[in-house]
RNA sequence: GAGUCGGCCAGGCAGCCGCUGCGCGAAAGCGCAGAGGAAAGUCCGGGCUCCGCAGAGCAGGAUGCAGGGUAACUCCCUGGCACGGCGACGUGACGAAGAGGGCCACAGAGACGAGUCCUUAGCUCGAAAGAGCUAAGGGGUGAAACGCGGCAACCUCCAUCCGGAGCAACACCAAAUAGGCAAGCAUGGUGGUGCAACACGCCACUUCAGGCCGGCUCGGCCAAGCUUGCGGGUAGGUGGCUAGAGCUCCGGGGUAACCCGGAGUCGAGAGGAAUGGCUGCCGGCCCCGCCGGGUCAAACCGACCGGGGCCACAGAACCCGGCUUACCGGCCGCACUCCCUU
RNA sequence: GCAGGCAUAGCUCAACGGGGAGAGCGCGACGUUGCCAGCGUCGAGACGUGAGUUCGAGGCUCACUGGCUGCCCCA
Numbered sequence: 001g002a003g004u005c006g007g008c009c010a011g012g013c014a015g016c017c018g019c020u021g022c023g024c025g026a027a028a029g030c031g032c033a034g035a036g037g038a039a040a041g042u043c044c045g046g047g048c049u050c051c052g053c054a055g056a057g058c059a060g061g062a063u064g065c066a067g068g069g070u071a072a073c074u075c076c077c078u079g080g081c082a083c084g085g086c087g088a089c090g091u092g093a094c095g096a097a098g099a100g101g102g103c104c105a106c107a108g109a110g111a112c113g114a115g116u117c118c119u120u121a122g123c124u125c126g127a128a129a130g131a132g133c134u135a136a137g138g139g140g141u142g143a144a145a146c147g148c149g150g151c152a153a154c155c156u157c158c159a160u161c162c163g164g165a166g167c168a169a170c171a172c173c174a175a176a177u178a179g180g181c182a183a184g185c186a187u188g189g190u191g192g193u194g195c196a197a198c199a200c201g202c203c204a205c206u207u208c209a210g211g212c213c214g215g216c217u218c219g220g221c222c223a224a225g226c227u228u229g230c231g232g233g234u235a236g237g238u239g240g241c242u243a244g245a246g247c248u249c250c251g252g253g254g255u256a257a258c259c260c261g262g263a264g265u266c267g268a269g270a271g272g273a274a275u276g277g278c279u280g281c282c283g284g285c286c287c288c289g290c291c292g293g294g295u296c297a298a299a300c301c302g303a304c305c306g307g308g309g310c311c312a313c314a315g316a317a318c319c320c321g322g323c324u325u326a327c328c329g330g331c332c333g334c335a336c337u338c339c340c341u342u
Numbered sequence: 343g344c345a346g347g348c349a350u351a352g353c354u355c356a357a358c359g360g361g362g363a364g365a366g367c368g369c370g371a372c373g374u375u376g377c378c379a380g381c382g383u384c385g386a387g388a389c390g391u392g393a394g395u396u397c398g399a400g401g402c403u404c405a406c407u408g409g410c411u412g413c414c415c416c417a
Base pairs, nucleotide, nucleotide: 001338002337003336004335005333006332007331008330009329011282012281013280014279015278016277017276019034020033021032022031023030024029036313040324041323043322044321045320046319047318048166049165050164051163060162061161062160063159064158065079066078067077068076069075080094081092082091083090084089095157096156100155101154102151103150104149112147118138119136120135121134122133123132124131125130170239171238172237173236180230181229182228183227184226185225188206189205190204191203192202193201194200210222211221212220213219231416232415246265247264248263249262250261251260252259253258283311284310285309286308287307288306289305291302292301293300343413344412345411346410348408349407352367353366354365355364361397369385370384371383372382373381374380390406391405392404393403394402
């Protein structure tokens, strides 16, 4: 000088005005706490809740070297193998072509079925040209050329695992409108009766008329008003809701992931959704001006001062463990590798 | 917030158990006409993006991007 690996920070402080939660207070108000390493994508795995406690079989899906870690995993650690890199190191869907099916375009004689485009050697036939058989190998095509071919991020086989849905889960309280059920009243229709008959009165039954679906038949479904009562269920409210596979140290075991023990500690709980805004000072980076070095002139290097700009990616929404993706800059390790000089 | 499926030309769609990307409408040029319409001929134009598997990817796998749909009134 160029890199590799692992870890960390994510501008700081103060003042003023606001927001959310909790506590105190009669109130005014006061005090405390208030986003992330990814809160993101929702890609895996769990906790939790409900669904006939989910047992077996089929279908479907996922995973795939060996051993270990874990609540679990497609995650992590160690080792092997393959590939890339001079190296530190990184990457890997890394079981099986043996059971079966399928595919291997173009080119090439031939793509796994059979066989031979060409060359050479040997043997046979033939006067010769040449033909046939056997063996070997070369050339050409192609990603791959006969070899127990290759492809399983084609089907499949083997082994292991998976019940489904998701906090808009779920539980409780519970409006208005519409609507469900029941009772009563009123009313339509039909039948009976009183009457010679109609109207009307009384009694009984209650959906035949009608509407909707449908091309038609059959069939199915629905059925008006008022009052009272009773359900579910929606809006709304409350719980779930944050003390947890939690965090920080110390000791021990293990190569490591991780585990065990002890001590200390509480670090957001909003919910159409708070965690913000302004000002000042300091810090970092960039640009310009001024100045110095350097140069023939530039390029280039650099200190103070002044001015200007910028300080990423992004924002909880039930909670965890991972993976992936986005990200201005900076720091750390008596970590490691390569090159140059002494 | 949660779940599901989608992306091919300007628009609507094909391809398909991986093997040289097409159709209709639209657009442009030319011809036909006195001019336009119509018709005919020709042409331009795309696999959302990036990796991986493979000899080879529009189709397979993964990640990202964009847009769509659904998440209960009782005939």
This is a predicted complex of two RNAs, RNase P RNA and transfer RNA, with 417 nucleotides together. Its mean pLDDT, the model's own confidence on a scale to 100, is 76. It holds a member of the Rfam family "Bacterial RNase P class A".